[in-house]
RNA sequence: GGGCGGUUAGCUCAGUUGGUUAGAGCGCCACAUUGACAUUGUGGAGGUCGGAGGUUCAAAUCCUCCAUCGCCCA
Numbered sequence: 001g002g003g004c005g006g007u008u009a010g011c012u013c014a015g016u017u018g019g020u021u022a023g024a025g026c027g028c029c030a031c032a033u034u035g036a037c038a039u040u041g042u043g044g045a046g047g048u049c050g051g052a053g054g055u056u057c058a059a060a061u062c063c064u065c066c067a068u069c070g071c072c073c074a
Base pairs, nucleotide, nucleotide: 001073002072003071004070005069006068007067010026011025012024013023019057028044029043030042031041032040050066051065052064053063054062
C1' cells in the first nucleotide's frame, strides 16, 4: 500500500432483506424474603447504535469518507 471483518447499555452480544417504542444475559440500584449474607421474586436506572456527510416520507440497518481493533496479501 491492497483486501476482508468488527465497532449497539458497565461487560458479552442479538437486532439480515429500511417501518410503530432499540433489546437480551450478566452486572448495578430499590423493595420483598433472611437474625445476617447468599439465593429467589418484583420493579427501576443506564444508549446522541464509533464520528461526519449523503439517499429516503422514514436509517442501528443502504452509500461515501474518517477513526479505531483484528485477520490476510504484498